Annotation: Predicted 3D model of a 76-nucleotide RNA (transfer RNA) from Hymenobacter aranciens. It was read from a public genome assembly. Rfam family: tRNA.
RNA sequence: UAAACUGUAGCUCAAAUGGAAGAGCAUCUGAAUGCAAAUCAGAAGGUUGUCAGUUCGAUUCUGGCCAGUUUACCCA
Numbered sequence: 001u002a003a004a005c006u007g008u009a010g011c012u013c014a015a016a017u018g019g020a021a022g023a024g025c026a027u028c029u030g031a032a033u034g035c036a037a038a039u040c041a042g043a044a045g046g047u048u049g050u051c052a053g054u055u056c057g058a059u060u061c062u063g064g065c066c067a068g069u070u071u072a073c074c075c076a
Stems, first nucleotide, its partner, number of pairs: 001072007010025004019056001027043005049065005
């Protein structure tokens, strides 16, 4: 420098062909316990990397940019 892939909740990941986002763990509250842990019930937590575009409607399609990973090339 080029190409491919990835970016969604604090973490790890879902969301067939566009109809508007959910799970596990973690956190908080409650139940239970002599107190905890485990268990059970509930709650909170998201500008879906970013900026534009297409569309009635975008996590999903298109383009630019940013970050990461891998490969190739160049230099040494």